[in-house]
This is a predicted structure of a 348-nucleotide part of an RNA (small-subunit ribosomal RNA, central domain) from an uncultured bacterium. The RNAcentral record of the full RNA draws on ENA and SILVA. Its Rfam family is "Bacterial small subunit ribosomal RNA".
Context: one part of a larger RNA
RNA sequence: CUGGGCGUAAAGCGAGCGUAGGCUGAUCUGUAAGUUGGAUGUGAAAUCCCAGAGCUUAACUCUGGAACUGCAUCCAAAACUACAUUUCUUGAGUUUGGUAGAGGAGAGUGGAAUUCCUAGUGUAGAGGUGAAAUUCGUAGAUAUUAGGAGGAACACCAGUGGCGAAGGCGACUCUCUGGGCCAAUACUGACGCUGAGGUUCGAAAGCGUGGGUAGCGAACAGGAUUAGAUACCCUGGUAGUCCACGCAGUAAACGAUGAAUGCUAGAUGUUGGAGACAUUAGUUUUCAGUAUCGCAGCUAACGCAUUAAGCAUUCCGCCUGGGAAGUACGGCCGCAAGGCUAAAACUC
Numbered sequence: 001c002u003g004g005g006c007g008u009a010a011a012g013c014g015a016g017c018g019u020a021g022g023c024u025g026a027u028c029u030g031u032a033a034g035u036u037g038g039a040u041g042u043g044a045a046a047u048c049c050c051a052g053a054g055c056u057u058a059a060c061u062c063u064g065g066a067a068c069u070g071c072a073u074c075c076a077a078a079a080c081u082a083c084a085u086u087u088c089u090u091g092a093g094u095u096u097g098g099u100a101g102a103g104g105a106g107a108g109u110g111g112a113a114u115u116c117c118u119a120g121u122g123u124a125g126a127g128g129u130g131a132a133a134u135u136c137g138u139a140g141a142u143a144u145u146a147g148g149a150g151g152a153a154c155a156c157c158a159g160u161g162g163c164g165a166a167g168g169c170g171a172c173u174c175u176c177u178g179g180g181c182c183a184a185u186a187c188u189g190a191c192g193c194u195g196a197g198g199u200u201c202g203a204a205a206g207c208g209u210g211g212g213u214a215g216c217g218a219a220c221a222g223g224a225u226u227a228g229a230u231a232c233c234c235u236g237g238u239a240g241u242c243c244a245c246g247c248a249g250u251a252a253a254c255g256a257u258g259a260a261u262g263c264u265a266g267a268u269g270u271u272g273g274a275g276a277c278a279u280u281a282g283u284u285u286u287c288a289g290u291a292u293c294g295c296a297g298c299u300a301a302c303g304c305a306u307u308a309a310g311c312a313u314u315c316c317g318c319c320u321g322g323g324a325a326g327u328a329c330g331g332c333c334g335c336a337a338g339g340c341u342a343a344a345a346c347u348c
Stems, first nucleotide, its partner, number of pairs: 003320004007302002012316001014201004021194003025088002029084003033081002035077008049065006091191001092188003095184005103177007110154001115149007125136002162169002206247006215241002220236004258315006266293012297304002321348003330341004
């Protein structure tokens, strides 16, 4: 010396499941493939290295030695890895009993509000703005009362509260259904972790077919503003937003922080369980989550800090100056939009 890294400088796949592969708890005995030691054979010569010698010296040449870090065979060792065997329970899972939850799917129901329609009262304005106008209104608007229609979203509760792998999930009831957490004993006995390919899920916008359309509202039209105003403001308003089925597969898909396991001061909240004491309030222990602060340590700093960005191990993904460029070409996928994979010339 045998790279260094990935919260913000380039860099964690958007997320799960899982094939191959890699890695893998404690224990007994054995084998000897890896491993370790030894022996023998081989490892051409030249070259390199060491000690000498010969050309006047050197380069060069010659002699001897060492070396050739390798391979094969045999003998031995048995700690570690591997393989086979025995046993174990702490990892993992099963069982029983509880428990919280906007976890998912389907069906039904409800009230407030907006809009529209009908009818009543009522009369000249109403809307809107910085100010206006477009706009609506004597064919009776706005306002108000009653009734009806229809669609979409669910105020308060609501909380750095909860659930979910992520995306995400919020009225109520019923049905079906996934996962978690806690306590307890019993059982299986390493059944585990990660995961190239693969496969599934995946906001919004978008696409296809068929519905639906109250409000909102790209595009578009008009009114303003302005030097102009293809905008911001206003009046309208189509796709869309909603539903069913299919496609698409991307986001600042963010904690800008991959997954798993173990270890490393504490303090203060809060959510869900369980236990102990006191049972009036409560106090306290512990497990699982979720936050704030903070020690050691880490960090370029900011900051992170038992939910690590600390100390370690395993596996995967990714980065390697800026631009050109997440582009071209090719391939794969898609109805298309486009997505995935992914350069170079040139330039600084």